[in-house]
Context: one part of a larger RNA
Molecule: small-subunit ribosomal RNA, 3' major domain
Organism: uncultured bacterium
């Protein structure tokens, strides 16, 4: 000087407390451990691994396993020799790739023969190739403390020196924010502001929006909020408390933005890259299997256990989005999934989609393992796709399991938030999406306070630690 303390003082945070909804019990989904396996590919492991890489494992993907092939190779560049093919179509054969055969048949030049070039086959040589190892050799990127308020430097001064001072102190703030004081005076990276969205108004412009006007909507440009004004408090400083006006008030609400550093944190399997290793195989191609196993354990979710409800009928209101290998209207068929049909749309125009659901009104059920709940299973179908056995999704009929509110413990959340409700999108042929990332609809309770638990910041104190 730091770090640490079941030392002290002060301060902050959904940290506790006050509340609301959960998880932990059940069934199912997903991930992980374990076990099993020919293989169940690999990585991630306290917070900060476990719906994580994976924004889509039937084949492919795919890296794993079994079997069958290839060896200048699936892919790149160069070079030597030799042949004439390339390319397209067809046939034989195979589980499939590989393999064998047939037909057509490139450009320049020349009358023609021929020559040259491109391209390809074969034989060689250099080389390719490796999701093989090392994240403790690395770059880049990322997580985390933490959007916490800190981390430093120049000059000066003090100290023999390591260092200190500044950065401490008194106030104040979300903030090393600002003020006052001070052997310091300044400065940098952070904070804040500058950026984007939302909330109000004005101007302008309007098609595809609206519907006849001081409108809505969309686009664009401005205005507006600054403790600016008033009162009080304070060192009459910074600031705080209350008020006015205002759409909005003291950071208006969100987002983006992550200092010096820490964890030899994560990633050699995104990519790049040093070193090591393999080279008729640790490369590469194909078929089939596996990544989907299942005494079990954990993590995160979904659905429930019902009457603030289930079912039936009628009625109402969104926003963000996506669409030509696409979205697919009207109409017809089907109980339905879906099929037919073909209009429009490269989209403020058409379609998904009259887009919603919770909601409202009427009826029924009457407290039961039920008209709750829907797992599981059987049969019959639909769709995608070369192909749904392993191993897809959906529909109809039948079946109708556990579950009557969950032990110890534990999580999220302070307002348009929690909770509840549905909707688009990404990946994508299809889908295991109950995911993820967005969008709107309905819309609470509580906060006395800082003693305690957890994490963090500042000062101080002790130390056998560095």
């Nucleotide at each position: 000087u730091g770090a640490c303390g079941g030392g002290g003082a002060c301060c902050c945070g959904c940290a506790c407390a006050a509340g609301c909804a959960g998880c932990g019990g059940a069934g199912c989904g997903u991930g992980u451990g374990g076990u099993u396996u020919a293989a169940u590919u690999c990585g991630a492991u306290g917070c900060a691994a476990c719906g994580c890489g994976a924004a889509g494992a039937a084949c492919c993907u795919u890296a794993c396993c079994a079997g069958g092939g290839c060896u200048u190779g699936a892919c790149a560049u160069g070079u030597a020799g030799u042949c004439g093919c390339a390319c397209c179509g067809c046939c034989c054969g195979u589980a499939a790739u590989g393999g064998g055969g047939c037909g057509u048949g490139c450009c320049c030049u020349u009358c023609a023969c021929g020559g040259g070039g491109a391209c390809g086959g074969c034989u060689g040589c250099a080389c390719a190739g490796g999701u093989g190892c090392u994240g403790c050799a690395u770059g880049g990127c990322u997580g985390u403390c933490g959007u916490c308020a800190g981390c430093u430097c120049g000059u000066g001064u003090c100290g023999u020196g390591a260092g200190a001072u500044g950065u401490u102190g008194g106030g104040u703030u979300a903030a090393g924010u600002c003020c006052c004081g001070c052997a310091a005076c300044g400065a940098g990276c952070g904070c804040a502001a500058c950026c984007c969205c939302c909330a109000u108004g004005a101007g302008u412009a309007g098609u595809u929006a609206c519907a006849g006007g001081u409108u809505u909507c969309u686009a664009u440009u401005c205005a507006g909020a600054c403790u600016g004004c008033c009162a009080c408090u304070c060192u009459c400083a910074a600031a705080g408390u209350g008020g006015a006006g205002g759409a909005a008030g003291g950071u208006g609400g969100g987002g983006a933005u992550g200092a010096c550093g820490u964890c030899a944190a994560g990633u050699c399997a995104g990519c790049a890259c040093g070193g090591c290793c393999c080279u008729u195989a640790c490369g590469u191609c194909c078929u089939g299997g596996g990544c989907g196993a299942c005494a079990c354990a954990c993590a995160c979710g979904c659905u429930a256990c019902a009457a603030u409800g289930g079912c039936c009928g009628a009625g109402a209101c969104a926003a963000c989005g996506a669409g030509u290998c696409g979205c697919c209207a009207a109409c017809c068929c089907g109980c339905g999934a879906g099929g037919g049909g073909g209009a429009g749309c490269c989209a403020a125009u058409c379609u998904c989609a009259g887009c919603a659901a919770a909601c409202u009104c009427g009826g029924u059920c009457u407290c039961a393992g039920u008209u709750c709940a829907g797992a599981u299973u059987g049969c019959a179908g639909g769709c995608u796709g070369c192909a749904a056995c392993c191993c897809g999704c959906c529909u109809g009929c039948a079946u109708g399991a556990a579950g009557u509110g969950g032990g110890a413990g534990u999580u999220g959340c302070u307002a348009g938030u929690a909770a509840c409700c549905g909707u688009g999108a990404g990946u994508c042929a299809g889908c295991a999406c109950a995911u993820c990332a967005a969008c709107g609809g309905u819309g609470a309770a509580u906060a006395c306070g800082u003693u305690c638990c957890c994490g963090g910041g500042u000062c101080u104190u002790g130390u056998a630690c560095a």